The RNA shown here (transfer RNA) has 73 nucleotides and comes from a Defluviitaleaceae bacterium. RNAcentral holds the sequence, with entries from ENA. Lineage of the source: Bacteria > Bacillati > Clostridia > Lachnospirales > Defluviitaleaceae. The coordinates come from a structure-prediction model, not an experiment, and the mean pLDDT is 81. Its Rfam family is "tRNA". Rfam links the family to the GO term triplet codon-amino acid adaptor activity. It is annotated as a transfer RNA.

[in-house]
RNA sequence: GCAUCUUUAGCUCAGUUGGUAGAGCACGUGACUCUUAAUCAUGGGGUCCAGGGUUCGAGCCCCUGAAGAUGCA
Numbered sequence: 001g002c003a004u005c006u007u008u009a010g011c012u013c014a015g016u017u018g019g020u021a022g023a024g025c026a027c028g029u030g031a032c033u034c035u036u037a038a039u040c041a042u043g044g045g046g047u048c049c050a051g052g053g054u055u056c057g058a059g060c061c062c063c064u065g066a067a068g069a070u071g072c073a
Base pairs, nucleotide, nucleotide: 001072002071003070004069005068006067007066010025011024012023013022019056027043028042029041030040031039049065050064051063052062053061
């Protein structure tokens, strides 16, 4: 230098043919318990790496850039 892949909740990751974003763990509250832990119930937490485009509508499609990984040179 070229190609491919990854970037979504505090962490690890899903997300179908484009139709208004979820799980587990963690965290808060309550129940249970002498207390803690465990268990059960419930709740909060995101503008999906950045910018632009297409579209009635974009996490998803297109372009540019950033960070990381792999391969080739």